[in-house]
RNA sequence: AGCGGGGUAGAGGAGUAGUACCUUACCAGGCUCAUAACCUGGAGACGCUGGUGCAAUUCCAGCCCCCGCAA
Numbered sequence: 001a002g003c004g005g006g007g008u009a010g011a012g013g014a015g016u017a018g019u020a021c022c023u024u025a026c027c028a029g030g031c032u033c034a035u036a037a038c039c040u041g042g043a044g045a046c047g048c049u050g051g052u053g054c055a056a057u058u059c060c061a062g063c064c065c066c067c068g069c070a071a
Stems, first nucleotide, its partner, number of pairs: 002069006010024004018054001026042005047063005
């Protein structure tokens, strides 16, 4: 060189074309004498570039990175 799997909030994980969801962490408020727990709200993400399509995390192509197989 070749083959397979993967890349999504700070972290972990869903999402097979139509609103990006969950847990945890973070911030604010409530509750409490206070802290923890609990309740409510908020900010935060689709590896990059193109293509198809009314519409792409999703389909296609190329590139980058990670893991594995083979050598």
Notes: Transfer RNA from Parcubacteria bacterium DG_74_3, 71 nucleotides, folded computationally. The coordinates come from a structure-prediction model, not an experiment, and the mean pLDDT is 85. It matches the Rfam family "tRNA".